[in-house]
RNA sequence: AGAGUUUGAUCCUGGCUCAGGAUGAACGCUGGCGGCGUGCCUAACACAUGCAAGACGAGCGAUUUACUUCGGUAAAGAGCGGCGGACGGGUGAGUAACGCGUGGGUAACCUGCCCUGUACACACGGAUAACAUACCGAAAGGUAUGCUAAUACGAGAUAAAAUACUUUUAUCGCAUGGUAGAAGUAUCAAAGCUUUUGCGGUACAGGAUGGACCCGCGUCUGAUUAGCUAGUUGGUAAGGUAACGGCUUACCAAGGCGACGAUCAGUAGCCGACCUGAGAGGGUGAUCGGCCACAUUGGAACUGAGACACGGUCCAAACUCCUACGGGAGGCAGCAGUGGGGAAUAUUGCACAAUGGGCGAAAGCCUGAUGCAGAACGCCGCGUGAGCGAUGAAGGCCUUCGGGUCGUAAAGCUCUGUCCUCAAGGAAGAUAAUGACGGUACUUGAGGAGGAAGCCCCGGCUAACUACGUGCCAGCAGCCGCGGUAAUACGUAGGUGGCGAGCGUCGUCCGGAUUUACUGGGCGUAAAGGGAGCGUAGGCGGACUUUUAAGUGAGAUGUGAAAUACUCGGGCUCAACUUGAGUGCUGCAUUUCAAACUGGAAGUCUAGAGUGCAGGAGAGGAGAAUGGAAUUCCUAGUGUAGCGGUGAAAUGCGUAGAGAUUAGGAAGAACACCAGUGGCGAAGGCGAUUCUCUGGACUGUAACUGACGCUGAGGCUCGAAAGCGUGGGGAGCAAACAGGAUUAGAUACCCUGGUAGUCCACGCCGUAAACGAUGAAUACUAGGUGUCGGGGAGCAGAAACUGCCCGGUGCCGCAGCCAACGCAUUAAGUAAUCCACCUGGGGAGUACGUCCGCAAGGAUGAAACUCAAAGGAAUUGACGGGGACCCGCACAAGCGGUGGAGCAUGUGGUUUAAUUCGAAGCAACGCGAAGAACCUUACCAGGCCUUGACAUCCCCCUGGACGGCCCGUAACGGGGCCGGCCCUUUCAGGGCAGGGGAGACAGGUGGUGCAUGGUUGUCGUCAGCUCGUGUCGUGAGAUGUUGGGUUAAGUCCCGCAACGAGCGCAACCCCUGCCCGCAGUAGCCAGCACGUUGAGGUGGGCACUCUGCGGGGACUGCCGGGGACAACCCGGAGGAAGGCGGGGACGACGUCAAAUCAUCAUGCCCCUUAUGGCCUGGGCGACACACGUGCUACAAUGGCGCCGACAGAGGGAUGCGAAGCGGCGACGCGGAGCGAACCCCAAAAACGGCGCCCCAGUUCGGAUUGUAGUCUGCAACCCGACUACAUGAAGCCGGAAUCGCUAGUAAUCGCGGAUCAGAACGCCGCGGUGAAUACGUUCCCGGGUCUUGCACUCACCACCCGUCA
Repeated sequence: AGAGUUUGAUCCUGGCUCAGGAUGAACGCUGGCGGCGUGCCUAACACAUGCAAGACGAGCGAUUUACUUCGGUAAAGAGCGGCGGACGGGUGAGUAACGCGUGGGUAACCUGCCCUGUACACACGGAUAACAUACCGAAAGGUAUGCUAAUACGAGAUAAAAUACUUUUAUCGCAUGGUAGAAGUAUCAAAGCUUUUGCGGUACAGGAUGGACCCGCGUCUGAUUAGCUAGUUGGUAAGGUAACGGCUUACCAAGGCGACGAUCAGUAGCCGACCUGAGAGGGUGAUCGGCCACAUUGGAACUGAGACACGGUCCAAACUCCUACGGGAGGCAGCAGUGGGGAAUAUUGCACAAUGGGCGAAAGCCUGAUGCAGAACGCCGCGUGAGCGAUGAAGGCCUUCGGGUCGUAAAGCUCUGUCCUCAAGGAAGAUAAUGACGGUACUUGAGGAGGAAGCCCCGGCUAACUACGUGCCAGCAGCCGCGGUAAUACGUAGGUGGCGAGCGUCGUCCGGAUUUACUGGGCGUAAAGGGAGCGUAGGCGGACUUUUAAGUGAGAUGUGAAAUACUCGGGCUCAACUUGAGUGCUGCAUUUCAAACUGGAAGUCUAGAGUGCAGGAGAGGAGAAUGGAAUUCCUAGUGUAGCGGUGAAAUGCGUAGAGAUUAGGAAGAACACCAGUGGCGAAGGCGAUUCUCUGGACUGUAACUGACGCUGAGGCUCGAAAGCGUGGGGAGCAAACAGGAUUAGAUACCCUGGUAGUCCACGCCGUAAACGAUGAAUACUAGGUGUCGGGGAGCAGAAACUGCCCGGUGCCGCAGCCAACGCAUUAAGUAAUCCACCUGGGGAGUACGUCCGCAAGGAUGAAACUCAAAGGAAUUGACGGGGACCCGCACAAGCGGUGGAGCAUGUGGUUUAAUUCGAAGCAACGCGAAGAACCUUACCAGGCCUUGACAUCCCCCUGGACGGCCCGUAACGGGGCCGGCCCUUUCAGGGCAGGGGAGACAGGUGGUGCAUGGUUGUCGUCAGCUCGUGUCGUGAGAUGUUGGGUUAAGUCCCGCAACGAGCGCAACCCCUGCCCGCAGUAGCCAGCACGUUGAGGUGGGCACUCUGCGGGGACUGCCGGGGACAACCCGGAGGAAGGCGGGGACGACGUCAAAUCAUCAUGCCCCUUAUGGCCUGGGCGACACACGUGCUACAAUGGCGCCGACAGAGGGAUGCGAAGCGGCGACGCGGAGCGAACCCCAAAAACGGCGCCCCAGUUCGGAUUGUAGUCUGCAACCCGACUACAUGAAGCCGGAAUCGCUAGUAAUCGCGGAUCAGAACGCCGCGGUGAAUACGUUCCCGGGUCUUGCACUCACCACCCGUCA
């Protein structure tokens, strides 16, 4: 000294929380010793029992006891008497007060015992208790008679220096008055005891001590307590008191207190001090000390020096006890103790040894005051061992299995003895005697590591981490927050950290909190400027001179008790504790000095303020009168079918004549244009014209006054709209209301009507986002530019123009300020003055109370409870049925489909023993699966195996592995026979393999894709995403990347506080389109030759096609136009190709906890004679239904038959399989050729030609079914494909809705391949034929950039309000 917490992030405001210290504490766990302190905070509740105040025989008489030398001595003690029981001890109920603190006053007072001084003590008297007797009463107690003493009581004498009064002198004081002196009058004293050095008595004076009263200042909260007071305030007189005083009484007057808070209510003993704090402050008032108050509750006095008296008296009340019922007794807030209350606070202890107190001459007695002992309640000190000791033991925990850690810790060895135990000695506290503590402290000797460690925490704040268990459960939590299967936050363990005879928790106080701000805060938007003006009290106030000394400053003095605090020392071994000296105690009072500033007094001034005079401006206010346009209504004319209204309509009006139009009339309200961030007003507000009355501001002048000023709590006045009362008025408009629409509903928005009201007069209300969300006044602090009013000047006379001054009203902007936004001479700047207001959000401007109001309501204005936030400004995104620009088969324009049918296939659902699992909007659904009859296969049923089908290691046996045969099973498993190894150093060993055995382990398509890697989808081939340095901003961030153009593109150009760079774009790569070079076999054949007509078949050739490799070509390069002379765009030439030529591969930062643990890998969890493994059979193929994706169709641009033509890209040895032959056919026989530019698959099909069909459920369509077959395969029943014959279903172009495609594309036609024994309408490829349309970007969807709003940021599928459950 700060930290956590509002946000995606930021700055600010602001609350909540934490770290510190303290405690009369309590609770939980634990507990060795000693010292010093502290110990009913609650029930001022009630108390059993014991003790806490007695003592004096040297005041007195009687009595009793003991001893006696009988002389007496000693002791006890009721009573009289004196002293003390007013101290000491307890408690804090009451008290907001002269109670306390502090400083004064008493000229208004008292003071026993004590000290000093002066003087005195003469001489008498009568009683009474005790005691005795009698009586009453249960008791407590009492009555009567009789006897007796005193330092008890009474009378007398003496006496003034005492007291009172009168007269008077001197002197002093703030007043009353005091002090000193003189004269006179009146009044009042006394006590003895003892024989010792004495103790007492009386009066007076003084001192000391203690007390009493009075005063200044200070001393909690509430105004939702604003008025209180009759002895009240004062006077006179009297009484009373120690003394002043309404203290009391009588009379007189009507005062006294209060916004500087009276009265009332609540709470509370006050202080020195204690705790905290840097301080200022805040909190507390235990122990110790001072004061006060109280003693069961209330009241009262007596005695006394002192009390209205804790352990005295009387009365009343409540309670308790005794009782013979008639009456009595009692008071722990003394020390112990009991009950009770409570979270909670001790022993019915020892002693008067010390200190102190009472009495006494003293000895002495008494003393629960006091001194001591018992409780971690606090503070302080000490210990629980020290040194060496690494196989880093065992064990625990963790582990990547290597190890790490507890840890030199232990064990072990060597020591020590503080505390402890035993024994011996043994204090100080005491001056001679006397010691409760106490055989205590302390000392010495001996003994032996023996008897002595816990508590809390370990996510951040905040020092300290792992494992297991648990699975939003159990629980934790001071705040933020942890826990939903990998929890450093729960519980346990190991380990760490902190403190340590304690440690945590809880309560309370201060601090941090500058979060009540005096030191030291704010108020435009975060909480906060009163709606405005006038003005009272109050606060503040211009210039000069003189004076004063209240404030202020300096010095001195007194006081500020002691203790406490601080500094330096001393004493207990140290410390706590205690003690000496010093300092401090920030205060109060008295006094002296100073006179700058503030204040007071006096005088002067004119710059503030005001007045006069001269002007002009203005919707300033009040009253009266007048005017035109418009609306509506009435009358009349013309005239006919609609009018009106809306997004569209309807309600409504109209043939009884509307609307339209013309003329006349009536009524009320408002004043177009002018009109302007123009004017006026304090604000609210003010708008036709004229007149009357009237307020204010401004300009000019400088005649007058001379600080007359500013602000302003209360108070008074004004105060939009709506509303209220009474009376008018009522055209239009229009809450309520009615109807029509809209809508899921529509108590709304829209329409047709329509009443209060709006208008006037008078009276209320008193509130508004009454806003500039900005109180008033003053001064100062760069400018620029408009506008309104007035005045000079420059010209030169009017107008105009230029510049200046004053006053208003706007915009921009510097310094400065601000959290930022912004404000900025009209401040939110810099100063100083006054007022109002704020102190987290909600509850709530609510409730109660009070005031105001006719009411509506207004003003003032809480709390319980609840949350950890609520907010302000700005930033990045996302979003908007906000804006601007742009793009995409996004729409539009077209072509063809899907959705209807049948079938195929996938999915949902259902079913099932099982119908294995995953995928789920786009971006799951002919998807994983490039191919489920067994296998696959993960599912189900059944039968089997248990170190296992598979890997590594160990032991034993065998020689195999493998092949063949046989038995048996549904099959696997199982059993039997035969054949059958290698190497070497050759008793044997090794390699390899099989069988058996034990355990480590194997195995798992079991779970978690929300623990992961890898891979993939998607936005999206969209044009974006970032960085470095610099600059701007307190910061998050911004800039760059925005802007003007342009592009497919953040592509490029220009500009610019930016300059550069990276990942993306583009290019580099592949295919394709043109040309060239090289190379020609298995490809080709132009020319030459041979040769067949079946051929490039052959010689030969490589020109062409083609193939392979390598190059060229396209770059806006050229021309014209546009553009900014740019980038670029448009057009053209040339060219095979033109502005990216076409296609592919290639996918930025990131998003979706997107998909996948069942491709694979993998953490953790789970199974282990089973969730592993083997096998047979079944299932994945089910089927009321729903959806997706496809195929085939519905036909004539077609179907069928015959004939004829033209591809490309592929595949082929367990293969492709030719020719030929057989079969209607699938196919079979056959086997040439070919590991393929050679042979084969292989027929391309649409197409062309010819022919038939004639619009029909057909010569369309082919489902379904029957029969017979073919092929693959161990095996086609569940469950294959194909063939032939027969059968011939639905379907005649498809509702709402919806999909693809912009050119070699759509559409259409066939061909090939992967997988594969067999099994494509799917998938991946290939070529053939080959269109239509795009005006355009308003709209739908998706995306990009800029901008704007935002209370969203999990980001609009957001957030959030109300009702109900």